[in-house]
RNA sequence: AGAGUUUGAUCAUGGCUCAGGACGAACGCUGGCGGCGUGCUCAACACAUGCAAGUCGAACGGAGUUAGACGCUGGAUUGAUGUCAGCUUGCUGAUGGAUUUCCUUGUCUAACUUAGUGGCGGACGGGUGAGUAACGCGUGAGUAACCUGCCUCUCAGUGGGGAAUAACGCCCUGAAAAGAGCGCUAAUACCGCAUAACAUAUAUUUGCCGCAUGACAGAUAUAUCAAAGAUUUAUCGCUGAGAGAUGGACUCGCGUCCGAUUAGCUUGUUGGCGGGGUAACGGCCCACCAAGGCGACGAUCGGUAGCCGACCUGAGAGGGUGAUCGGCCACAUUGGAACUGAGAUACGGUCCAGACUCCUACGGGAGGCAGCAGUGGGGAAUAUUGGGCAAUGGGCGAAAGCCUGAUCCAGCAACGCCGCGUGAGGGAAGAAGGGUUUCGGCUCGUAAACCUCUGUCCUAUGGGACGAAGGAAGUGACGGUACCAUAGGAGGAAGCCCCGGCUAACUACGUGCCAGCAGCCGCGGUAAUACGUAGGGGGCGAGCGUUGUCCGGAAUGAUUGGGCGUAAAGGGCGCGUAGGCGGCCUGAUAAGUCUGGAGUGAAAGUCCUGCUUUCAAGGUGGGAAUUGCUUUGGAUACUGUCGGGCUGGAGUACAGGAGAGGAAAGCGGAAUUACCAGUGUAGCGGUGAAAUGCGUAGAGAUUGGUAGGAACACCAGUGGCGAAGGCGGCUUUCUGGACUGAAACUGACGCUGAGGCGCGAAAGCGUGGGGAGCAAACAGGAUUAGAUACCCUGGUAGUCCACGCUGUAAACGAUGAAUGUUAGGUGUGGGAGGUAUCGACCCCUUCCGUGCCGCAGUCAACACAAUAAGCAUUCCGCCUGGGGAGUACGGCCGCAAGGUUGAAACUCAAAGGAAUUGACGGGGACCCGCACAAGCAGUGGAGUAUGUGGUUUAAUUCGAAGCUACGCGAAAAACCUUACCAGGUUUUGACAUCCUAAGAAUUCGUUAGAAAUAACGAAGUGCCCCUUCGGGGGAACUUAGUGACAGGUGGUGCAUGGUUGUCGUCAGCUCGUGUCGUGAGAUGUUGGGUUAAGUCCCGCAACGAGCGCAACCCUUACGAUUAGUUGCUAACAGUUCGGCUGAGCACUCUAGUGGGACUGCCGCUGACAAAGCGGAGGAAGGUGGGGAUGACGUCAAAUCAUCAUGCCCUUUAUAACCUGGGCUACACACGUACUACAAUGGUCAUUAACAACGGGCAAGCUCGCAAGAGUGAGGGAAUCCUUAAAAAUGGCCUCAGUUCAGAUUGUAGGCUGAAACUCGCCUAUAUGAAGACGGAAUUGCUAGUAAUCGCAAAUCAGCAUGUUGCGGUGAAUACGUUCACGGGUCUUGUACACACCGCCCGUCACACCAUGGGAGCCGGUAAUACCCGAAGUCGGUGUCUUGACCUUUUAGGAGAGAGCCGCCGAAGGUAGGAUUGGCGACUGGGGUGAAGUCGUAACAAGGUAGCCGUAUCGGAAGGUGCGGCUGGAACACCUCCUU
Repeated sequence: AGAGUUUGAUCAUGGCUCAGGACGAACGCUGGCGGCGUGCUCAACACAUGCAAGUCGAACGGAGUUAGACGCUGGAUUGAUGUCAGCUUGCUGAUGGAUUUCCUUGUCUAACUUAGUGGCGGACGGGUGAGUAACGCGUGAGUAACCUGCCUCUCAGUGGGGAAUAACGCCCUGAAAAGAGCGCUAAUACCGCAUAACAUAUAUUUGCCGCAUGACAGAUAUAUCAAAGAUUUAUCGCUGAGAGAUGGACUCGCGUCCGAUUAGCUUGUUGGCGGGGUAACGGCCCACCAAGGCGACGAUCGGUAGCCGACCUGAGAGGGUGAUCGGCCACAUUGGAACUGAGAUACGGUCCAGACUCCUACGGGAGGCAGCAGUGGGGAAUAUUGGGCAAUGGGCGAAAGCCUGAUCCAGCAACGCCGCGUGAGGGAAGAAGGGUUUCGGCUCGUAAACCUCUGUCCUAUGGGACGAAGGAAGUGACGGUACCAUAGGAGGAAGCCCCGGCUAACUACGUGCCAGCAGCCGCGGUAAUACGUAGGGGGCGAGCGUUGUCCGGAAUGAUUGGGCGUAAAGGGCGCGUAGGCGGCCUGAUAAGUCUGGAGUGAAAGUCCUGCUUUCAAGGUGGGAAUUGCUUUGGAUACUGUCGGGCUGGAGUACAGGAGAGGAAAGCGGAAUUACCAGUGUAGCGGUGAAAUGCGUAGAGAUUGGUAGGAACACCAGUGGCGAAGGCGGCUUUCUGGACUGAAACUGACGCUGAGGCGCGAAAGCGUGGGGAGCAAACAGGAUUAGAUACCCUGGUAGUCCACGCUGUAAACGAUGAAUGUUAGGUGUGGGAGGUAUCGACCCCUUCCGUGCCGCAGUCAACACAAUAAGCAUUCCGCCUGGGGAGUACGGCCGCAAGGUUGAAACUCAAAGGAAUUGACGGGGACCCGCACAAGCAGUGGAGUAUGUGGUUUAAUUCGAAGCUACGCGAAAAACCUUACCAGGUUUUGACAUCCUAAGAAUUCGUUAGAAAUAACGAAGUGCCCCUUCGGGGGAACUUAGUGACAGGUGGUGCAUGGUUGUCGUCAGCUCGUGUCGUGAGAUGUUGGGUUAAGUCCCGCAACGAGCGCAACCCUUACGAUUAGUUGCUAACAGUUCGGCUGAGCACUCUAGUGGGACUGCCGCUGACAAAGCGGAGGAAGGUGGGGAUGACGUCAAAUCAUCAUGCCCUUUAUAACCUGGGCUACACACGUACUACAAUGGUCAUUAACAACGGGCAAGCUCGCAAGAGUGAGGGAAUCCUUAAAAAUGGCCUCAGUUCAGAUUGUAGGCUGAAACUCGCCUAUAUGAAGACGGAAUUGCUAGUAAUCGCAAAUCAGCAUGUUGCGGUGAAUACGUUCACGGGUCUUGUACACACCGCCCGUCACACCAUGGGAGCCGGUAAUACCCGAAGUCGGUGUCUUGACCUUUUAGGAGAGAGCCGCCGAAGGUAGGAUUGGCGACUGGGGUGAAGUCGUAACAAGGUAGCCGUAUCGGAAGGUGCGGCUGGAACACCUCCUU
């Protein structure tokens, strides 16, 4: 940075598509590691469970635990001394209770815990984006209209009292949640009092400042208001005041999406006065007063949306986005409300209402994950019910500390970015294997194997952090992590997409418009680099593709940076409002503008740079940038504003002339028609031709008269006028505008012009007139397949007038208005001036209009070119692919018709412009051709032959199909041929090569069979080489066997070669260089002549050349020369009379060689040319006749069955052999021929003739009517075969189905051949069909031709009416090119390019898709009116309640509260509307589809030129009327222009 795609090709227009980058992504395939990030975009859906906001005992009274001290009560336990009893006299029992231990309990102390009161914090942090189009956000200002807990600083204080209350105890209610009552108690809880000003309020007053309301500083007086302690001595608190900081509140300028198919909105609305309320201004609220306020610079309404720093993209300007991070806002289940507080109208507070969920004893309660995890659901889709407070920060606390899902970490996920690895070096037998192959090879490929190494990642073991901070110590979730060391072994680690072009990368197989691919163009119908697979290759790489979205490319909304004659696009035209823009000189100002300073533009990000993770991503320091806003100083050229002046723009006055400019009234003649009258008679009229129509009841024609309406010939002209539409007889009246002259006046008064207003052809509408002609509709007649048309005869609306409406046209110059400027030439209309003249012209200059040509320039080209489409400026209108569609809905206008404004869904990859080359035209010009015409003979009718179609068949083998298939392949189908059918057979094969074994080959015979074949027998042992003579080897040939292979007239002529046909023996087809054109292309090759010819000449931006034409070749026509056998015979001789013989080569002839003809000569015409015409000479005269020869190309023309050949198919058969059959069929149709229909003939006879090309055959004789048979001379050929026939002469036939014609058939023969039935030819005889010259139509031929007559040959055993040749006889006609056909050149139109056998329109029928209308049905949203009215604030009241204060002791008061009442008030209800969406029987048109029906409207003059508007009619395209346009061909005329 561009590329693909409209065309046969080109340029331009224009859309669609691609290559790039990005992402909170998803999906498919795949997946080794690490670092740093990121992770519900949908349901602001519902949530189980756990955690996310607490803390302070150094504010307080309690409670509890532990320890200690002291004390007490009770219980249990221990049980001394003592006492009693018994006696065994030292033992047992009882009593007694000193003492011990334990439990309970009280007080105090110490440490710890904490339910409650109290304080601080729960307004931060965290989440989400529903709402919001707003001072919400961004940016910059303001507050003289404000608040601010904790924090910092300063000043001053902290005195003395009082009354309660939770906890607790008792008791009650309740299922619970909770609650009531009574009683007690503390405080840093609560309340008075004292003290106090630098505070506040009021009043008076001074100074100073401000744009202003007013502020600031000060003075005087009066009034009012504080406080709390804790701990143990370090402090921390508390109160008042003033500052600061921080955080907030309010106000304002500017900016902030779409819709006008939303144009008017608003009643607390806008302002004022007074009050209330608030931290504070304010209609924020209230009472009263006024009637304002907003809006095209877009109000209101509707839709959508959190905003920004930034992020993505882009060269930039822009465009898109608003995840993560940061700032602001809003929200916390939905709606409403306040309380507390420094701060909330409060996410994890309260109250009420709604929905939902849960508990319940049915009475009543509880709840809110848009905190972190997690669950369900939704979805294409988004993670763990993890660890820790170690760090950073937050809350509380004096602190220790506690709390912290903030946060720091870990887990999951290739979701993104970045880094690393999956090994490195060597290694050719180029292994095996795969793929392919032209079978040679090539490729995967140094790739592998193999050898030598390394150790990143990995594994194992050992060590092991930073992050931790102030003097020391302690403290790590991450984590035994990062990192380090050692060891191990290439071991564990590569995929995805693509390979037709765009776009890097190609082959094979499979498939066969199928399956499929596809971003666009497009691939696939048997050789697919495009589908699928494989091999190979390309790209990227732990990823790769796809999908979605955004920007880019897209200058495809264009400020940078587009357009509007014909591609989309100038309003039909004017007047004019707002707005935009605006002449010359000068002064002021400084709004725009330029410039300097200041403030701000948060941080992060981007960019530059330094440092740091080994690098990178990442992190971090500094800078730049943040293009902006505000403020201030300066400058003053330009723009703006204000002032002064000017005349050039514009206008006014004056003097002139021109004009179909407009409106109204009157007048005129010609013509058409009708009527009346006369004359007059049979037609008139109309058409391509007719008919309908009119006419003997007198038309038409003609003469005179009358009536009425409409239009104004000639003049008349790319002449005039008008803004456009438009305007045409003459006169008058009224009236608009332009032009010229002179230069008096005004002094920028100007240009454009959204809305608005007016004018506006034709058609049409309304009312009333009028109506001659014309004429939609309609009727009839024609035409036609039809003819709702074109043509004809009629004919109504309408056309005309008046008044009103409509408001559209191809309303066009397809070209908006205005101004300036940029070579000329030549017409024409209206003026003016100059020169000259007696005068009028002529001539020159100039202004305004109107045409043509033309330079520069412009343009895609065509073209435009002073009347611009050039160069510039100003303003307006309009365009952004085609279709859907100028349609639908809505609005406005209209009586209606309809107009105006004006979409979307869906669909296509184009639609369209200009020009080019062709082709085509029921376009034009020129020319040629047996093309027509002029002629001759035919075909088409008959019979037969032959080919084809069709039909039939077991098979009727196949091919050829308009001309250019059809007596064609086939120059010969009885078998063979033969490819077809039936049957019988063979399987390495009928044919080729190779190998092995055996055998010579070969010949003859027998049996079976239809034959192929099978079996058997006999004869025969050859040739070459070697030899040890036993034999061995080899070459032909045969048989058997094995596998490679053979074979195929099987398919594809649309895979091919070769060959051929046709246009066409037409005169064309091209190239090089140059030139022109942006280009395709053009030129040359066109033009003037001429020719058979692109043949030649002349001219020319062309000059040359090639393939074609012509010539060279063959043949024929003339003579010459050479040569004479088989040819010939003039002279001579002989003769059997036959060129037979001698002889000869003169002639004929044969076949070699040269000659001859060239428009060479003469005349005329022509341009002094080419050439033409005529003539001479000549055998031949203008390429002498004929042949061969066929340019570039066209028809996918024909042929795979001549041959060759790719691929496919077949291989006991689609091959091969044999017998028989078929190709020969036969209701029919067509082509090509033969024979005829007769007298120019038939038949018989006779006479004598006269060929040529050829072949190899057969004369003669005998027999036979003949075909032929027998015999056989001659002839391997200028020797023989070998006779031509028509013609001529004579006779008969006399116009008839015949003495024409000969089909058909019978009989008898002949020939060929193994064979003549299917299925040959010939002969004789008999039979004797159709046919009497042929409808429509159509063929050949221009001279030795047509016509006619015979002859020969190839093929061939036999078979010709066919084919190819040959000669004999031998005409007629051509005025000419108008027309039909074919061709060539030039030109023109084209919507064709597969090229007119083209393209293409509409209805109808079918299928599908989206959409409008639609009786209605179901929702949503936002308002309005009214009803009800929760919680709650405020206000009133306050009989009821009430501790602190006051007075007084009874109580009352102040104050407070409950309750009640009132305003407001959410949800809810009712009502009528608005708006929006869904469904909807039926219905309207539209789109797409393969193709069906009907026509043929358009493109050529498209066969009636087309199109626009309008009206009307019709199955449909469409037709017709009226007016308009050229974006109509051709011809003629007029005018103008050029030479």